Model confidence (mean pLDDT): 82 of 100.
This is a predicted structure of a 73-nucleotide RNA (transfer RNA) from a Patescibacteria group bacterium.
[in-house]
């Protein structure tokens, strides 16, 4: 140096052919408890790794950059 993957909440992932961004867990707040943990109900957090291009409409397609992984050399 070149090839393939992969980037979406704090952490782990989803989002079926482009049409309103989600789930567990975490973290707040209320109920429950003498108190703790359990359990129930609810909130709050996201420019989807940066930029650009098609499109009436991009987390999704296309190019470029950076970042991990991983094979060659």
């Nucleotide at each position: 140096g070149g090839g393939c993957u992969u980037g979406u909440a704090g952490c782990u992932c989803a989002u079926c052919u482009g049409g309103u961004a989600g789930a567990g867990c975490a973290u707040c707040g209320c109920a429950u408890u003498c108190g703790c943990a359990u359990u129930g109900c609810g909130g709050g957090g996201g420019u989807a790794a940066g930029g650009g291009g098609u499109u009436c409409a991009a987390g999704u397609c296309c190019c470029c950059u950076c970042a991990a992984g991983u094979c060659c050399a």
The organism belongs to Bacteria candidate phyla, within Bacteria.